[in-house]
Context: one part of a larger RNA
Formats: sequence, C1' cells, structure tokens
RNA sequence: GAUGAACGCUAGCGGCAGGCUUAAUACAUGCAAGUCGAGGGGCAGCAGACCAUUUCGGUGGUGCUGGCGACCGGCGCACGGGUGCGUAACGCGUAUGCAAUCUACCUUCAACUAAGGGAUAGCCCCGAGAAAUCGGGAUUAAUACCUUAUAAUAUAUACUUACCGCAUGGCAAAUAUAUUAAAGCUCCGGCGGUUGAAGAUGAGCAUGCGUGACAUUAGUUAGUUGGUGAGGUAACGGCUCACCAAGACAUCGAUGUCUAGGGGUCCUGAGAGGGUUACCCCCCACACUGGUACUGAGACACGGACCAGACUCCUACGGGAGGCAGCAGUAAGGAAUAUUGGGCAAUGGACGCAAGUCUGACCCAGCCAUGCCGCGUGCAGGAUUGAAGGCCCUAUGGGUUGUAAACUGCUUUUAUAUGCCAAGAAACCCCCGAACGUGUUCGGGGCUGACGGUAGCAUACGAAUAAGCACCGGCUAACUCCGUGCCGGCAGCCGCGGUAAUACGGAGGGUGCAAGCGUUAUCC
Repeated sequence: GAUGAACGCUAGCGGCAGGCUUAAUACAUGCAAGUCGAGGGGCAGCAGACCAUUUCGGUGGUGCUGGCGACCGGCGCACGGGUGCGUAACGCGUAUGCAAUCUACCUUCAACUAAGGGAUAGCCCCGAGAAAUCGGGAUUAAUACCUUAUAAUAUAUACUUACCGCAUGGCAAAUAUAUUAAAGCUCCGGCGGUUGAAGAUGAGCAUGCGUGACAUUAGUUAGUUGGUGAGGUAACGGCUCACCAAGACAUCGAUGUCUAGGGGUCCUGAGAGGGUUACCCCCCACACUGGUACUGAGACACGGACCAGACUCCUACGGGAGGCAGCAGUAAGGAAUAUUGGGCAAUGGACGCAAGUCUGACCCAGCCAUGCCGCGUGCAGGAUUGAAGGCCCUAUGGGUUGUAAACUGCUUUUAUAUGCCAAGAAACCCCCGAACGUGUUCGGGGCUGACGGUAGCAUACGAAUAAGCACCGGCUAACUCCGUGCCGGCAGCCGCGGUAAUACGGAGGGUGCAAGCGUUAUCC
C1' cells in the first nucleotide's frame, strides 16, 4: 500500500459498487419454462347471444360467438441462472490444421409442394387401487404416422477427361445404373412444407509451445506401442473387437503421492519479479452419489427418463413420492455475509402473423460505514475585565486551556415543513398521409413507467439537526502532575514497573486521522 474481511469503540447524509471465503451440509414454503386455436379433434370452466322454463332469485339446452382447462401436434426446454466437487489434463492460454467433420432457427439462389391409407390420445362406457396411477371396450382428427408417384447439381457404384496439392489425395465436367421428398393453414395480403447449393452462427476433432509441489517418489505400461481387417462415429483414431508383431514412455523427470478449476484480470513493486483469480467477461467441469442410454440439429440433459445406493416424506402396509451448487427463505457450521420485496416500464430471451403470454434473466427497491468518492457538523468580528472553572508552578502572584467561550453581525449546504415535478419512451400496435408499386418503406398523431410523487426545483425556518477514535520512552508526530511500588499492569521490536515511572492506571495538555479510528488475519 491492499482486502469479498472480522472484532472493539463511535456514528449526520448522499452517490456508485460489493455482500456464505466455512458444510458440493440437510432443506419447510412460494416462485424460477413455457408458448402457439393462423396445425387438430373438441369444449371442462368464464363471458356473451339465442331458445325453453320460472316460485322472477334462477334453472336447463345450443360450441352459435369471444375465448379456452385437459388432450394430440409444432417450436422451445442443450439458452438464460448457480456452483468450483472433480480435473496437473490438449482442461486452459496462444498459434495453426481438418484434403477427417456436423450445424435447428436466420440470409441468398434454384427446383418442387402430386395421389392415397390405417390408426391413436382426447370425448363416451366399464373396471382395479388409500394414493401415485393403471387396465379393457366403442368411437374420432391433424402440419402426428404410413404407402405410392415424380426428382437431381443429393447418395451409392462403374467409367472418362482436364486442373491442382506438402502426403494420404482434392476439385471440376461428362456418361450409365440404382435409391431417396413434401403439409397444409389463411383475415386471400400471406404464413408455411420438401430437396439441393452457398453464407452466417455455433459446435466437434487434431497438433506445436506454455501452464503447480515433492527424487525423503526411479523405473512405468498388455489395449499397453504399432500393423492388417472389421465394427462404430457427423468425423480421424485401440474408439471397440479378431489376428499378428514386441513395442511405447522415462533423470530434457516417466510413474507415484500431495495440492489446485484455467485465463483476461486484480494487488504490490521504479522495474524485473512476487502474490492472486471475490465482483465483471471467456473457456471447462458438475447438478443428492454412481452408472446408462432415449429424444433431438444440438444433451448422455440442474427444475427429463431408467437402474443401483444413501437420506427424507406419505401410506389403508399392498405400494408410492422427492432432490435449492436457480431467487428469496430455514436449520446447521462459523469470527463472518442481506428481503420468504416490486415490475416486466426498459434491455435481452422462448413461443406466436400479431395482439400478447411467460421470464427470481434483467431492471428496481429493502438491509449492512463492507469499500471507494463527495458533502456537512458553520462563517466573520470579539482581550489593559485574556471571564469563570479545570490543570501546572519558583504560589498576595504567574502560566496554560484560549479568540476558545460569553457577546455582536452573517449564512442556510444539510435537517424539518409545504408546494411543483421529471429524463429514462421509442418502438410494437392503432389512426391519418405520402412514395414506390400492390406490400413494403417513410412522415405525422395517439397508446405504454415498477422505480416514484423518487431525483430535481422553489418557499419558509433557525446555528438551528450532526465528532469520534487511537496515540504521546526510542523507532514515530506529540509532556506534565497524581496514584501504584518487580504489585497491579504494558509490550510490534528494543524493553518499562523493586517510592519522584514523559513506557502501568487516572487527569490536564498535546499529536495524528476523521464518520470514522484502532486491533487481528493475509499478500506485495
């Protein structure tokens, strides 16, 4: 000098930040991922309309309309948010490569969007069960599923030619054969669907170099190292398997043990270096512990599935349910770390043509001097009476506190009261108009604020509402008196204290910082 700090004493305000470093311990409760009726069958509930009935309260019927619970279907749930257990590793950083790869949504270009079919959830009927849930029957739809047609610059095989590369090889063109696709909705404007080519974005893989401690760890390794073949993958590869060979790594530190997420950064330092990884950003890993795959463009998936285990809960004892390292919150641990708050107004995300819905991401508010920064606690005058009081002394007196107070004048930041009152909002959408030219763009107007009646501004009022903490032997700025008497005590080091202690305790005075000041811990 610094800190995600803690503790002691003290405390007026604001702005901006930060806030479980310990038990990746266990979790009550609520919320954190839905959306689309412009894909579908439908209609439980709500509102309306119509019809019937009525004791005038209402009741029943019709999906008819607005809409819409549950269901089928699509997209999303692989993002966003959390944590740092594991990992000394191509994990990360940096630089390359993929002639060994994939990429939903988005953009551009080209072509197409034809004909049929059978089911199933829901609804209805029945049944089992305490529940979770499950079984049977009948019936129904689709942008769900299946079959067929058509189709190449796609895929596979064969073959020819030109060009190119560091190698395996790549690319382009031509020919032949074979295989492979689709879905409709509509407010008639469009929105979709399929195939191919390219782009963008994201991801996967490989490699060089760099990236802890210990040699009181010296040898390690059988899928081990390589080959052939096969399987597998989006893709290369012992990735896996069969066979063959006997290799591979290591004092330039293999192997083992311990520790640890990595980086940008941050702290310190003149620098070199040393330390560090909280907040913010990038990457990685994990989601009660261990394992497995399914779906999907993408996961081996925090709020998905299955199995095993530990733990907790419900039970009618037959059987079931759960996973806060999401936001709050609880218990425990600890020196120690906050509200079971408001809002989707903004930014961003998912879905949707849109209106919009959802969003503990986010934006805000609450708590905490935890930090940084800023402001204030007044300013000027006031001494031949340097007031009183305190303290000290050489004591009829002097010194000091001290221009300090009183007293006079001034100001009003701040506080208090009252009033006015934002920016953050422009889009989407609606209305009007214009241009191009037939659905896009532009202009004008309207709508929308959680924070918040907040910030800010104005007026009134009156010095009014606001100072502490540590230290004073040397290092180190700041000295006297009293008490104590190697006691009680101090202390970072040297060391103080045994009767005049500037070192202990108190007082007066002083010094340093200041809404803080000291102590402790850690780093330079």
Molecule: small-subunit ribosomal RNA, 5' domain
Organism: uncultured bacterium